[in-house]
RNA sequence: CGCUUAUCAAGAAAGACAGAGGGUAGGGCCCUGUGAAGUCUUAGCAACCUGAAUGACAAGGUGCUAAUUCCCGUUCCGGAAAUGCCGGAUAAAGAUGAGCC
Numbered sequence: 001c002g003c004u005u006a007u008c009a010a011g012a013a014a015g016a017c018a019g020a021g022g023g024u025a026g027g028g029c030c031c032u033g034u035g036a037a038g039u040c041u042u043a044g045c046a047a048c049c050u051g052a053a054u055g056a057c058a059a060g061g062u063g064c065u066a067a068u069u070c071c072c073g074u075u076c077c078g079g080a081a082a083u084g085c086c087g088g089a090u091a092a093a094g095a096u097g098a099g100c101c
Base pairs, nucleotide, nucleotide: 002100003099004098005097006096007095008094013042014041015040016039017038021031022030023029026072027071028070043065044064045063048061049060050059051057069093075089076088077087078086079085
């Protein structure tokens, strides 16, 4: 990198270094020199795996700590004042865990 599978409406930030981007492409909207990405430290959240018969716990391995995966995008259904709006479901894509190759 690829395949399978589960989850994705809740939750949880300070400091140091650094110095301009970030939120998947696109569109929108937003965050950002009152300091983005990234790295480190500390703290926290959560409970996927290990630990356990189960539960509890949160010790170990990951993960996460703006906005629902920030919203839309594909398809279907319903509504209406009808070429685009509202509501619901869903595909694809993405993220994370576990397993496999």